The RNA shown here (Bacterial RNase P class A) has 339 nucleotides. Its mean pLDDT, the model's own confidence on a scale to 100, is 77.
RNA sequence: AUUGUGAGGCGGAUGAUCGCGGGUCCUUAGGGACACGAGGAAAGUCCGGGCUUCGAAGGGCAGGAUGCCGGAUAACGUCCGGCGGAGGUGACUCCCGGGACAGUGCAACAGAGAAUAACCGCGUCUUUGACGUAAGGGUGAAAAGGCGGUGUAAGAGACCACCGUGCACCUGGUAACAGGUGUAGCCGUGUAAACCCCAUCCGAAGCAAGACCAAAUAUGGAGACCAUGAGGCUGCCCGUCUCGUCUCCGGGUAGGUUGCUUGAGGCGGUCGGUAACGGCCGUCCUAGAUAGAUGAUCAUCUUAAAUGACAGAACCCGGCUUACAGCCUCACAAUAAUA
Repeated sequence: AUUGUGAGGCGGAUGAUCGCGGGUCCUUAGGGACACGAGGAAAGUCCGGGCUUCGAAGGGCAGGAUGCCGGAUAACGUCCGGCGGAGGUGACUCCCGGGACAGUGCAACAGAGAAUAACCGCGUCUUUGACGUAAGGGUGAAAAGGCGGUGUAAGAGACCACCGUGCACCUGGUAACAGGUGUAGCCGUGUAAACCCCAUCCGAAGCAAGACCAAAUAUGGAGACCAUGAGGCUGCCCGUCUCGUCUCCGGGUAGGUUGCUUGAGGCGGUCGGUAACGGCCGUCCUAGAUAGAUGAUCAUCUUAAAUGACAGAACCCGGCUUACAGCCUCACAAUAAUA
């Protein structure tokens, strides 16, 4: 210098003028002052919760989710650190990561054959055939463990050494796991994001949840079941609770307050921890609209830029995923050159 890998950040701030929203205070009730006012994803609604209701929300089944080990967290399918496997020269990245000796299923085509193996080949003999063979060749994702020898008519774990595999033990580690020793010729292969088995977890519905106030209405009508019943918890059963439940026609109201923003909160410092994160101290209050506000212009500033990207809160929070014009910073890897 170039190329790459990983992580973090910006996507505005300040001032002036005009305009908008709720809040606090003042007021001569006209209005005035002060502070604040969309995001890194507000998006998707994919997970997890907080909160509310179902009068105790109990047990079982069904159903669903996760799936190596250890930790963090309110919790999670998230995050951190390790282990194993795969890819990459490397920094690093990815994983469908429990079980194939519980059982069932599947493996097209090609090929002689996918478990009752034998095409070409090799060997022997009584030679247009018979017998032996699975080493060599071919097909295939996969062919009855691999490789080097002994042996044989030719071969073959038939036998031997090494590797692999099963079993037992030892060492290290919290563990996943790694390494080692011995032993046995030794179980047909793969597939569970196929069914399934095992372990762990999961009540349902949702702020249009709920609570309160006010107002209005036709002491409305018809039908079914009616304690051997109806309904709730609940998708089903058991159990338990309540005493009415459901359907149709017709009429009135649909207004206001609350929930509604002080939080598993933000920022700074410090301590612990490899880290995720946690403790302590200090400091701050930063949208709560309700037909739906947060805008426009000018000037200046910035390690580069102020933007034309992606894009707008509506119970809240922790994650994940997706989109993004223009940029900034740090660390690491590879190559080349120079000193």